[in-house]
A computed fold for a 74-nucleotide RNA from a Rhodothermales bacterium, annotated as transfer RNA. The coordinates come from a structure-prediction model, not an experiment, and the mean pLDDT is 81. The RNAcentral record of the sequence draws on ENA.

RNA sequence: GGGCCUAUAGCUCAGCGGUUUAGAGCGCUCGCUUCACACGCGAGAGGUCGUAAGUUCGAUCCUUACUAGGCCCA
Numbered sequence: 001g002g003g004c005c006u007a008u009a010g011c012u013c014a015g016c017g018g019u020u021u022a023g024a025g026c027g028c029u030c031g032c033u034u035c036a037c038a039c040g041c042g043a044g045a046g047g048u049c050g051u052a053a054g055u056u057c058g059a060u061c062c063u064u065a066c067u068a069g070g071c072c073c074a
Base pairs, nucleotide, nucleotide: 001073002072003071004070005069006068007067010026011025012024013023018057028044029043030042031041032040050066051065052064053063054062
């Protein structure tokens, strides 16, 4: 220098272009339970869907560029 893959909650990951900027598990907070802790049960908080444009009536999803990480080639 060229090519490919990945980027969604604190972590690991889902998510047919269509209800409203979106879910699960673990974690976190609170409550119940317990003498207390753990387990269990219930509730809650937490996301500019990497950034910026474009396509579209409509984008986490499609296209382009960029950023970061990984792999391959030279």